This is a predicted structure of a 74-nucleotide RNA (transfer RNA) from a Pirellulales bacterium. Taxonomically the source falls in Pirellulales (Bacteria, Pseudomonadati, Planctomycetota, Planctomycetia). It matches the Rfam family "tRNA". By type it is a transfer RNA. Model confidence (mean pLDDT): 81 of 100.
[in-house]
RNA sequence: GGGCGCAUAGCUCAGUUGGUUAGAGCGCGUCCCUGAUAAGGACGAGGUCGGAGAUUCGAGUUCUCCUGCGCCCA
Numbered sequence: 001g002g003g004c005g006c007a008u009a010g011c012u013c014a015g016u017u018g019g020u021u022a023g024a025g026c027g028c029g030u031c032c033c034u035g036a037u038a039a040g041g042a043c044g045a046g047g048u049c050g051g052a053g054a055u056u057c058g059a060g061u062u063c064u065c066c067u068g069c070g071c072c073c074a
Stems, first nucleotide, its partner, number of pairs: 001073007010026004019057001028044005050066005
């Protein structure tokens, strides 16, 4: 330098044919339960969907460029 893959909550990951309010588990907070913990139960907070453009009535999802990481080729 070229090719391919990945980037979504604090962590690990889903997300269907583009469709209206983006989810799960763990973790975190409050309360219940307990003599007190752990476990368990209820409720809740937490997201520029890596960045910038484009297409579209509508983009996490499609297209282009860029950034970071990984693998392969030279």